Predicted 3D model of a 532-nucleotide part of an RNA (small-subunit ribosomal RNA, 5' domain) from an uncultured bacterium.
Its mean pLDDT, the model's own confidence on a scale to 100, is 81.
It matches the Rfam family "Bacterial small subunit ribosomal RNA".
The RNAcentral record of the full RNA draws on ENA, Greengenes and SILVA.

Context: one part of a larger RNA
RNA sequence: GACGAACGCUGGCGGCGUGCCUAACACAUGCAAGUGGAGCGACGAACCAGGGCUUGCCCUGGGGCAAAGCCGCGAACGGGUGAGUAACACGUGAGUAACCUGCCCCGAAGAUUGGGACAACCCGAGGAAACUCGGGCUAAUACCGAAUGAAUCCUCUGGACUCAAGUCCAGCGGGAAAAGGAAGCUUCGGCCUCCGCUUCGGGAGGGGCUCGCGGCCCAUUAGCUAGUUGGUGAGGUAACGGCUCACCAAGGCAACGAUGGGUAGCUGGUCUGAGAGGACGAUCAGCCACACUGGGACUGAGACACGGCCCAGACUCCUACGGGAGGCAGCAGUGGGGAAUCUUGCGCAAUGCGCGAAAGCGUGACGCAGCAACGCCGCGUGGGGGAAGAAGGCCUUCGGGUUGUAAACCCCUUUCAGGAGGGACGAAGGUGCGACGGUGAAUAGCCGCUCGCACUGACGGUACCUCCAGAAGAAGCCCCGGCUAACUACGUGCCAGCAGCCGCGGUAAUACGUAGGGGGCAAGCGUUGUCC
Numbered sequence: 001g002a003c004g005a006a007c008g009c010u011g012g013c014g015g016c017g018u019g020c021c022u023a024a025c026a027c028a029u030g031c032a033a034g035u036g037g038a039g040c041g042a043c044g045a046a047c048c049a050g051g052g053c054u055u056g057c058c059c060u061g062g063g064g065c066a067a068a069g070c071c072g073c074g075a076a077c078g079g080g081u082g083a084g085u086a087a088c089a090c091g092u093g094a095g096u097a098a099c100c101u102g103c104c105c106c107g108a109a110g111a112u113u114g115g116g117a118c119a120a121c122c123c124g125a126g127g128a129a130a131c132u133c134g135g136g137c138u139a140a141u142a143c144c145g146a147a148u149g150a151a152u153c154c155u156c157u158g159g160a161c162u163c164a165a166g167u168c169c170a171g172c173g174g175g176a177a178a179a180g181g182a183a184g185c186u187u188c189g190g191c192c193u194c195c196g197c198u199u200c201g202g203g204a205g206g207g208g209c210u211c212g213c214g215g216c217c218c219a220u221u222a223g224c225u226a227g228u229u230g231g232u233g234a235g236g237u238a239a240c241g242g243c244u245c246a247c248c249a250a251g252g253c254a255a256c257g258a259u260g261g262g263u264a265g266c267u268g269g270u271c272u273g274a275g276a277g278g279a280c281g282a283u284c285a286g287c288c289a290c291a292c293u294g295g296g297a298c299u300g301a302g303a304c305a306c307g308g309c310c311c312a313g314a315c316u317c318c319u320a321c322g323g324g325a326g327g328c329a330g331c332a333g334u335g336g337g338g339a340a341u342c343u344u345g346c347g348c349a350a351u352g353c354g355c356g357a358a359a360g361c362g363u364g365a366c367g368c369a370g371c372a373a374c375g376c377c378g379c380g381u382g383g384g385g386g387a388a389g390a391a392g393g394c395c396u397u398c399g400g401g402u403u404g405u406a407a408a409c410c411c412c413u414u415u416c417a418g419g420a421g422g423g424a425c426g427a428a429g430g431u432g433c434g435a436c437g438g439u440g441a442a443u444a445g446c447c448g449c450u451c452g453c454a455c456u457g458a459c460g461g462u463a464c465c466u467c468c469a470g471a472a473g474a475a476g477c478c479c480c481g482g483c484u485a486a487c488u489a490c491g492u493g494c495c496a497g498c499a500g501c502c503g504c505g506g507u508a509a510u511a512c513g514u515a516g517g518g519g520g521c522a523a524g525c526g527u528u529g530u531c532c
Base pairs, nucleotide, nucleotide: 001531002530003529005528006527007526008525009524012379013378014377015376016375017374018372019371020337025335026334027333029332030331031330034073035072036071039070040069047062048061049060050059051058052057053056080290081289082288090214091213092212093211094210095209096208099207100206101205104203105202106201107200108199109198110197112146113145114144115143121136122135123134124133125132126131153174154173156171157170158169159168160167161166180195181194182193184191185190216262217261218260223253224252225251228250229249230248231247232246233245234244235243265287266286267285268284269280270279271278272277292313293312294311295310296309315326316325317324318323343369345368346367347366351365352363353362354361355360382412383411384410385409392403393402394401395400416473418468419467420466421465422464426459429456430455431454432453433452434451435450436448437447438446439445476521477520478519479518480517481502482501483500487516488515489514490513491512497504498503
C1' cells in the first nucleotide's frame, strides 16, 4: 500500500459498487420454462341471429373464455457452484484430405396417390394414494405404404490431381422425400399472397476431434506399463483412433523427472513493486467441470440432461403397511457450522431470451427497491467579529501560566437532514386505429416510419427545481519513552498493569491507571488476519 474481511469504541447525509471466503451440510414454504386455436379433434361461458312459446326458459345456427388432451418448437439457452480435475482441463498458435450443425440467410428443384391407428371422450374395473388396466368412437403439420427424383448416398468401371492416406470428374446399376394452414378473389374449375413442408448445394454462427508450445510442490516418490506399445481384420462413432474385440509381434514411458504422493478449477485479470518479479484468481468476462452419492441409457440438430427417465445407495416425508413421494451448488428464506456475509420485496416499463403470422404470454435472466460505514468518492456538523484574555478546570517558583478567540456576546449564511408545492429523462421504440407508398389482378395478405391520433414506467411523487423555519438536528477514535508528531500532575509501588522491537513498573514512573494539556486521522479511528 491492498482486502469479498472480522473484532472494539463511535456514527449525520448522498452517489456508485460489494456482500456464506466456513458445511459441494440438511432443507419448511412460494416462485425460477413455457408457448402456439393461423397444425388437430372434442367440450363449450358471455354475446348475436332465427324459431317455439307456458314470457323466461327451450331448440337451431354463428361466436368463442378457461382448463385438460394429441401435435410442433423450446425446455441442451439463460441462472448457480468450484466438489472433482496436474488433464489437450485451460491459454496461445495450427490442423481436420477424419467431422456434425435445429432455428437464420442465399441459390436450385419438388410437394402425386393411398392407408391404419392412438389420446381426449364414453362405458367398466382395481387402488388409501401415486396412479393403473380393459372395451368402444375419433382428428391432424402425429404415424405408415406406393409413385417421382437431380448436383445426394452405396457398389462397380474409367480418367485427372496429390509425396501419401486420399480428393475430384465422367459413366452403368441399386436405394432414399414431402403437409398442410390463414386471408382475399372466383365463371366454383381454380387463381393469388403470406406462413409452413421435402431434397440438394453454399453461407453465417455454434460445436466435436487432433497436434506444437506455456503455466504448482515433493527424489525423504526411481523405476512404471498387458489393451500396455505397434500391426492385420472386424465392430462402433458425425468423425480419426486400442475407442472396443479377435489374432499376431514385443513393444511404449522415464533423471530434459516417468510412476506415485500432496495441493489446485484455468484464463483475461487483481494487488504490490521504479521495474524485473512476487502473491492471488471475490465481483465482471471467456473456457471447463458438477447438479443428493454412484452407474446407465432414452429423446433429440444438440444432453448422457440442475428444476427429464431408469437402477442401486444414504437421508427425509406420506401410508389404509399392500405401496408411494422428494433432491435450493436457481431467487428469496430456515436450521446448522462459523470471527463473519442481506429481503420469504416490486415489475416485465427497459435490455435480452423462448413460443407465436400477430396481438400477446412467460421469464427470481434482467431492471429496480430493501438491509449492512463492507469499500471507494463527495458533502456537512457553520462563517465573520469578539480580551474585562470572564467563570470553571489543570499546573504553579503563588508572581503567574495554560485551556483561549475558545466560550459568552454582536452581525451573517442555510448546504445536508426536516416541512410544503411543482415534477422528470429513461418510450429511441412498441401497439392499436386512420391515411399514404411498395409488392400484387386486388379496395386480401405481407412490407415500409411517410404522416396523424390514442395508449404504454416497476423504479416513483423518486431525481431535480422552488419556497419555509432556525445555528437550529449532526464528532469521534487512537496515540504522546526511543523508533515516531505530541508532557505535566496525582494514584500505584517488580503490585496492578503495559508492550510491534528495544523494554517500562521494586516510593518523586513524560512507558501502568486517571486528569489537564498536546499530536494524528476523521464519519470514522484503532486492533487482528493475509499478500506485496